[in-house]
RNA sequence: UGCGGUGUGGAGCAGUGGUUAGCUCGGUGGCCUCAUAAGCCACAGGUCGUGGGUUCGAAUCCCAUCACCGCUA
Numbered sequence: 001u002g003c004g005g006u007g008u009g010g011a012g013c014a015g016u017g018g019u020u021a022g023c024u025c026g027g028u029g030g031c032c033u034c035a036u037a038a039g040c041c042a043c044a045g046g047u048c049g050u051g052g053g054u055u056c057g058a059a060u061c062c063c064a065u066c067a068c069c070g071c072u073a
Stems, first nucleotide, its partner, number of pairs: 002071006010025004018056001027043005049065005
């Protein structure tokens, strides 16, 4: 300098145009237990990095931009 990848609850990840944005772990409450762990049930927590555009409809497609990682000169 150019190119590519990643960005989604606290953590790690899925989700290639429409159904309520889900899964595991974690958190909180309850059940169980003499008690703890394990197990079971429930709940809370997300404006999908940011800003625009396309579309009846965007986490998803397009443009710009930011952060991180990598390749290249």
Transfer RNA from a Candidatus Woesearchaeota archaeon, 73 nucleotides, folded computationally.
It matches the Rfam family "tRNA".
The coordinates come from a structure-prediction model, not an experiment, and the mean pLDDT is 82.